[in-house]
This is a predicted structure of a 74-nucleotide RNA (transfer RNA) from a Candidatus Peregrinibacteria bacterium.

RNA sequence: GCCGCGUUCGUCUAGUGGCCUAGGACGCCUCCCUCUCACGGAGGAAAUCAUGGGUUCAAAUCCCAUACGCGGUA
Numbered sequence: 001g002c003c004g005c006g007u008u009c010g011u012c013u014a015g016u017g018g019c020c021u022a023g024g025a026c027g028c029c030u031c032c033c034u035c036u037c038a039c040g041g042a043g044g045a046a047a048u049c050a051u052g053g054g055u056u057c058a059a060a061u062c063c064c065a066u067a068c069g070c071g072g073u074a
Stems, first nucleotide, its partner, number of pairs: 001073007010026004018057001028044005050066005
């Protein structure tokens, strides 16, 4: 250089065009429980889906470019 794969809450992850202005686990915050902590219970905040374009009535999802990471290859 070329080819392929990946990038979604703080972390890990679900999603395969419309039921998603995005669900779950851990973590975080508040309350209950407890003498207190832990455990347990209830509730809450947190991702405009790497960035920018395009296709479509409709995009996390399809296409293109770029960035970053991983793998392959002379």
Its mean pLDDT, the model's own confidence on a scale to 100, is 81. Rfam family: tRNA. Its family is annotated with triplet codon-amino acid adaptor activity in the Gene Ontology. It is annotated as a transfer RNA.